[in-house]
RNA sequence: CUUUGAAAAGGGCAAGCUGGGAGUAAUCCCAGGGCGCAAAGUUAUGGACCCCAUGUGGGGCCGCCAGGCUACCGAA
Numbered sequence: 001c002u003u004u005g006a007a008a009a010g011g012g013c014a015a016g017c018u019g020g021g022a023g024u025a026a027u028c029c030c031a032g033g034g035c036g037c038a039a040a041g042u043u044a045u046g047g048a049c050c051c052c053a054u055g056u057g058g059g060g061c062c063g064c065c066a067g068g069c070u071a072c073c074g075a076a
Base pairs, nucleotide, nucleotide: 002076003075004074005073012037013036017032018031019030020029021028022027035063041069042068043067045066046065047064049060050059051058052057
């Protein structure tokens, strides 16, 4: 540097749901909580899906699929 994720080690994130808040909504934030995750880190770039409006528009979502960028430890 590349590929890879067996046993580990140190850890990390955190679904549904509950309480509070923001938003027309999709959905998001905080706290609790753990279904799971080797990128469940980050990015809305391409699809899919969702919401608003209805004149080619605006918004959401990556823990749906794919791509970009970055990364601990181990193995080859």